[in-house]
Context: one part of a larger RNA
This record gives sequence, structure tokens and C1' cells, in this order.
RNA sequence: ACCAGGGAGUUCUGACAGAUGGCGAGGUUAAUCCUUAAUGGAGUAGCCGUAGUGAAAGCGAGUAUCCGCACAGCAAUGGAGGGAUAGCGCAAAAAAUGCGUCAGUCAUUUGUGUGAGACCCGAAGCCGGUCGAUCUACGCCUGAGCAGGUUGAAGCUCAGCGAAAGCUGGGUGGAGGACCGAACCAGUUCUGAUGUGCAAAUCGUUUGGAUGACUUGGGUGUAGGGGUUAAAGGCUAAUCUAGGCCGGCAAUAGCGGGUUCCCCUCGAUACUACCCGCAGGUAGACUUUGGCGGAGAUGCUUAGCCAGGUAGAGCGACCGAAUAGCAGGUCAGCAAUCGAAAGAUUGCGCCAGCUUAUCAAACUCCGAACUGGUUAAGAUCGUAGAUGCCAGAUGCUAGAGUACAGGGAUAAGCUCUGUACACGUGAAGGAAACAUCCUAGACGAGGGUUAAGGUCCCUAAAAUUGACUAAGUGCGAUUUAAAGGGGUUUGUGGUCAAAGACAGUGUGGAGGUAGGCUCAGAAGCAGCCAUCCUUUAAAGAGUGCGUAACAGCUCACUCACCGAGGCUGCAUGUCCCGAAGAUGGACGGGGCUAAAGUCAAUUACCGAGACCUUCGAACACCGAAAGGUGAUUUGGUAGGGGGGCGUGCCACAUGGACGGAAGCUCCUCCGAGAGGAGAAGUGGACCGUGUGGUAUCGUGGAUCCUGGU
Repeated sequence: ACCAGGGAGUUCUGACAGAUGGCGAGGUUAAUCCUUAAUGGAGUAGCCGUAGUGAAAGCGAGUAUCCGCACAGCAAUGGAGGGAUAGCGCAAAAAAUGCGUCAGUCAUUUGUGUGAGACCCGAAGCCGGUCGAUCUACGCCUGAGCAGGUUGAAGCUCAGCGAAAGCUGGGUGGAGGACCGAACCAGUUCUGAUGUGCAAAUCGUUUGGAUGACUUGGGUGUAGGGGUUAAAGGCUAAUCUAGGCCGGCAAUAGCGGGUUCCCCUCGAUACUACCCGCAGGUAGACUUUGGCGGAGAUGCUUAGCCAGGUAGAGCGACCGAAUAGCAGGUCAGCAAUCGAAAGAUUGCGCCAGCUUAUCAAACUCCGAACUGGUUAAGAUCGUAGAUGCCAGAUGCUAGAGUACAGGGAUAAGCUCUGUACACGUGAAGGAAACAUCCUAGACGAGGGUUAAGGUCCCUAAAAUUGACUAAGUGCGAUUUAAAGGGGUUUGUGGUCAAAGACAGUGUGGAGGUAGGCUCAGAAGCAGCCAUCCUUUAAAGAGUGCGUAACAGCUCACUCACCGAGGCUGCAUGUCCCGAAGAUGGACGGGGCUAAAGUCAAUUACCGAGACCUUCGAACACCGAAAGGUGAUUUGGUAGGGGGGCGUGCCACAUGGACGGAAGCUCCUCCGAGAGGAGAAGUGGACCGUGUGGUAUCGUGGAUCCUGGU
């Protein structure tokens, strides 16, 4: 992992509500007793109800009038239940207010909640008793072990020296928590091997101690909040920040996992308030089911009236911020100057004015759209019973996205809000693929028509007309900016031009003069000032290059040649550059250039579960049934409600079976489904159907349990 079997809302209790049944101003027994195969009978204690109200003493109702649904009736009208008003009882009286002013009770069953293990499985923990020192820690008793080599303390002795104390040297001697290194003990490094191992700590290399606070055998002691500890929270039998085992025990778990057949119907929430509350609860809102009641309701549109202070705008209307200047006023303050000082003057400052130029979420002289309230009309819904009211039941209270408008921070697949939509709980078609983007809300089957989006091939379906693009730009809803372009399209201005424009080629481009100043020099051309006159077709006291300064080249300007448009501004479509990411590479791909790109236009076609249509089913309502009607119906998670299928057993009724039951294998048919029926084979003795009842009743999941493979 697979297969088989097992495996999770149960039982009692007392509470609330519904359904069904019995009796009914009453209903009902409990313990217990008698009896029976089962059963049945007796038993009236007790409980609930029949009167409430008041803290209590106490007191103590049960009527009237009107409206009116269902219903009855030809109609008028009557009118159970229901509503309104007025009474009545109690709370001392009156008012006000509150409660009350006659239907219950017992049983069965369903739903929910209480207490119990309470749907099943799951802790770490807490407490009690008991067993452990054959592991290990430390102590005690009694034994055992330590190759070989090195060093050479004290003491002793000999020799020499010394007055002596003593010193020096040679031997001898053999000390040491001494040295090197096997056994033995340990376990440093490779952070080696191994890491479903040889092994729940091993193997190899390297390494520390190795006569000692050494190692070790046997015996013995200390026990769980206790021991032992050269102290690491270490060790105390692979278990230690409190051992193991058994028990309390099914501890508790707001947390995690699991929770078993079908169909029909409606269908959410991720919000508000409170809670030691934030992974949870309780109440409301939202959902569902049933009842009461009996006529209006409103989320829509328009109009009238009322409310509002946002967007915007404005500030010579407040408040606060804020630019430059002008002419005044003031002289408390600061600075400078003058003066011996008194003091003076100037600038800054402050005050109001004029001109100029700006701002505000917590500014407003103003002020929309819009929103809310209310009234009316329309529209829609409603006697197939709405709005409303009462009662039972559940989920939810971690949302996230898009569009628009905002706050944080005009950053985020960011965060916090509001409105709408979809996802959540929504399938189908399109967007290559793609919860929330576009189309569109799927009862089943068939046929047709469209939507979004498309029509060269993959791939269903296409052509025409007029332009643009040459960049494979593009063929991408989203993937690109500023700056730049003598790429090209279109529109509209200005200006020059056959008295010849623009470009090109050829000629000239001079004289006063090297203008004056400055300067070492300054001659058109470092710089400053001025910028005239003449000759001319034309030529600056000079446009740029150049020289140390000159020289030289060139331009403006002129003429000739040439012969038709040129130059320039603004706007516009498209394209280019700008243009950067890590394996090679993506318009979905192939591929596409008067297009299969872009813009404008036209007519066709394709294309969904949408729309139309045929048949069928369900649901709702009417009906005794047959059947009929349906404008609006039949997507659906959590969840509410309804109806069914199957399994074991019981009672009653009724059937099948050795002429072959159950079970198993396989085929056919029926049903919307759970499921059911039949044939064949196998098998070899029991099994069904109907009605009613009952339940340890349905498995794929739980690292589920047991067994097998």
C1' cells in the first nucleotide's frame, strides 16, 4: 500500500417547544401488592390544572358596547376565534402604571438544551500505592593487577679543602599524585567510516593517564521531592529540571484528526454590542420551519417641501500660515555711526494703509452633484394571504478580489475605510493556460438563433472599400517614460520666387585705416570706447579659422551661369532611438508586409447549458379524483425543513424451496436515486413478501484497531 472484519450523536434524568392519541374542569398514578407463558388487575399518597394580586396583613374578577376575517345568506345582515373602547379583581383610596379576567392533563414520539465519559480518538501533567543500586553515583569490608626503558632526591661513604660552621668532587643509594611507553583505564582529532549500522554510541587513525586523588573482581549500604554527586541538573537498569509499574481515569483539552445510504425544497455569515475577550462564547442582525392575523406594503422612478457644509471655490469675511515693494505712524527693544554727555541719525522691529503674489483635515463670506426625512403620483408586490406579530432550530462573528471615492505614504499581489459587483457557495462560452476580467446564472433530452469573442493553418467561421506603417513596429485589455529625430503622412499659417527664389559652380569682397584707447605687441578678429565717410554691381571699423604681431583662408554682401519651387512656424497620424537579468525561447505556436499589422467603413458567417422551440420530470396552487394553471419557479457551501431506499431482530398475516434455499460469479432489464427484478453457472438447506414495531442499522478516509497478502 491493498483486501477482509471492527469502527463514532447513545442511554437515563428532570426542562422548553412541536406532532399524534386518550380523557376533559378535570387529567394521572408512584412505591407496593395480586396474577399471567406474555399480559392484566388493584393501589389516590403525591403531582399539574381549576384565581389572581400584594413585600405583607390581607382582599379577591369572570361584564357591556362597537368593528370585523373565515363562514352562512339572493341581499340587508349575522358573525366562532380576533381587535378597539369602557368596566371588573389586586397592589390602602383617586389618577397613572403593572399583572390578571377559565383548558388542561397523561402517554408515545420528534427537535433542542441541563447533569452525567455524553459523537469517537488524542496530551504534557497532578495524586496514591508498590518495585528497583545485577547499569550507574558515592561509602564500607575482603582480594587482585600494573612489560620494558629513563631520570637519579634524602641518607651513607671515600677523597680534597677549611680554625670552625661547613663546602666541593667521586661513589653508593633508589625518592617521586617524576619522564618515555605496552597491558589496563580513558575517549582528543579526522567534526573520517557507519548512519533501514556489526552496534538504539560501534570501527579505523590520531590522542590523554599508565605507582596512583590509579584500575579492577566478589560482598554490602543509601530509594523517588528521596538517594548519590571533586557539581554536568550529572547518575539513580537503553527511562530523569523529579525513576519504572499499577491505580484515581473514559483526568481535562475554547486545540488537531475523523464522523458511514438517496432524493426534493429554501438558503447564509465573515457585521454590531458585551465578556481576562482576541484560535472561544453570549445577545442582536442575516437563514430556515410552523403558527397567529386579515389588507395593505415598498428596496424602484418622478415631483413638491425640509435637513446637510463635503467636492469646488474663496479669504479687502473670520482664523492661522505666507511673497515683493511703496509712502506713513511709533520709538519700549536690538544693532551701527556721531557726540564729553544729554542725546541725535540710520537700519531692523512693531502698527494700520495701498499695489503685487500665494495656501489650509482639525479656516469659511460661499457652495454643488448627492444623501436622508416626509407627502403625492406612477410602477411593482399582495386574499394562491403580503408588511406585521409569536414560537422551535441552526450556522456565522479569521473573509479575500475588481471598479470607483478616500486615509496612511498619488510604493507593494501593502494596510485601514465607504458604495457596487462577482468569488466565497457559481457550472458553461471567451481571455493560450488563469477563484473573483468580459458574456451568462446549469431541472433532463433533441432542434434552431445569438452574446462576449472571433473568421490564413493548428481551429468552427470572410470578404469588400479607402488610407497609414517598413520598424517583423505590430499581430498582447495589462510590458514602458522624459529628452531627441533633415524617417514618413495629413492639415493650416508666414515669407521669398520667371523683374529668376533655395542649393550648387565661377568672379569680386575695395579705399580713408594698422579707427581711438590699452598694450612688449593689439594691424577686422585678447580687452575697453565709438561704429563714421568714400569708391561702388557689392563689400561689417568685420561671421568664423589662423599669427608672437603681421600674413593667409573664409563669411556677410554683389554679379554671372542654372531654371521651379524654396525656406520657416504650429498642429496631426505613424515609425525610429532612448530600451537593462541572469540555461536557449517565445505574438499560444506555425507564420504574416497594398497584411494574417494599425485606423475608418460596410455586409456576411462562426460561436454557450444564454434566448426561441418540441417532448418529459419535479415543485407551488386549485380539485374527491381524473386533470388543470403557473406572469414569477427547479446552481448552491455552512445550515434549517420534507419525503424515501437498504440491513439485523420481533409480532401478526401470507408465500417460496432437494423438480434445488441462502451465499458467490456473470449477464439482461426496471427506477430520478438510495436500490429492485429476472436468466445462466456454482452451491447444497434454508429464504422471502405485506402491515406494525424495534435497533450496538449503512464506511474510503481518523499517522484508525485486528488479521491476511
Molecule: large-subunit ribosomal RNA, domain II
Organism: Thermoplasmatota archaeon